The RNA shown here (transfer RNA) has 74 nucleotides and comes from a Tepidisphaeraceae bacterium. The coordinates come from a structure-prediction model, not an experiment, and the mean pLDDT is 81. RNAcentral records the identical sequence in 2 taxa.
């Protein structure tokens, strides 16, 4: 230099053919329970879907560019 893949919550990830409000597990906070802690139960907070642009009535999803990380080729 070329090519392929990944980027979504603090962490690990899902998100099907583009469609109503973006989700799960763990973690965090509050409450219940306990003498107290752990386990358990109930509830809650937390998101510029890497960034910018485009297509569309509508984009996490499609297209282009950029960035970062990883693999392969040279």
């Nucleotide at each position: 230099g070329g090519u392929c893949g990944a980027u979504u919550a603090g962490c690990u990830c899902a998100g099907u053919u583009g469609g109503c409000u973006a989700g799960a597990g763990c973690g965090c906070c509050u409450c219940c329970a306990u003498g107290a802690c752990a386990c358990g139960g109930a509830g809650g907070a937390g998101g510029u879907c890497a960034c910018a642009g485009g297509u569309u009535c509508g984009a996490g999803c499609c297209c282009u560019g950029u960035a970062u990380c990883g693999g392969c080729c040279a």